[in-house]
C1' cells in the first nucleotide's frame, strides 16, 4: 500500500531551534501565519482505540476464561484553529422564478439524511 470493523458536532499549552508557507485525494472557496507557517526538541495538557488493572453483570469447555457496561490513566498509538474549516456526488423536503392551474422545468453555499474521499486505532494480510 491493500482489506475489515468503530468513531470523527466534545476537548487540549508554554519553551527553545529554525525562517515561509500551511489549513492531509483533486476542484472551488474560505480561513490561519514574520504579533512567526510547517518541521525539529524539551515540558505539560486533552482523549479513551490497543495491552495490563478494578467493579458489576451474564455466559462457558467453570482452581479459570469470554462478552459487555462503567471507573483509573502506568505502557502502545493519536491529538492541542474553525464541525473531517465549507461545498462537490445522491435522495427527499422547502423558498424562489417561468407556465392559466395541477404538474414540470431551472434556481438557491437553503434545511435533513446517505455516498465518495480523507484522519485515527486495531485485526487480517
Nucleotide at each position: 500500500a491493500a482489506c475489515u470493523u468503530a468513531u470523527c458536532a466534545a476537548g487540549a499549552a508554554a519553551g527553545g531551534c529554525u525562517g515561509a508557507g500551511g489549513g492531509u485525494a483533486a476542484u472551488g472557496g474560505c480561513c490561519c501565519u514574520u504579533u512567526g507557517a510547517a518541521g525539529c526538541c524539551u515540558u505539560g495538557a486533552c482523549a479513551a482505540c490497543c495491552u495490563a488493572u478494578u467493579a458489576u453483570a451474564a455466559c462457558c469447555c467453570c482452581u479459570g476464561g469470554u462478552u459487555a457496561u462503567a471507573a483509573a490513566a502506568a505502557g502502545g498509538u493519536g491529538c492541542c484553529a474553525a464541525c473531517u474549516c465549507c461545498a462537490u456526488c445522491c435522495g427527499u423536503c422547502g423558498g424562489u422564478a417561468a407556465u392559466a392551474a395541477a404538474g414540470u422545468u431551472a434556481u438557491c453555499g437553503g434545511g435533513c439524511g446517505g455516498a465518495c474521499a480523507g484522519a485515527u486505532a486495531a485485526g487480517u494480510c
This is a predicted structure of a 125-nucleotide RNA (SAM riboswitch aptamer (S box leader)) from Segetibacter sp. Its Rfam family is "SAM riboswitch aptamer (S box leader)". From the family's description: The SAM riboswitch is found upstream of a number of genes which code for proteins involved in methionine or cysteine biosynthesis in Gram-positive bacteria. Gene Ontology term of the family: regulation of gene expression. The sequence was found by an Rfam model in a public genome assembly.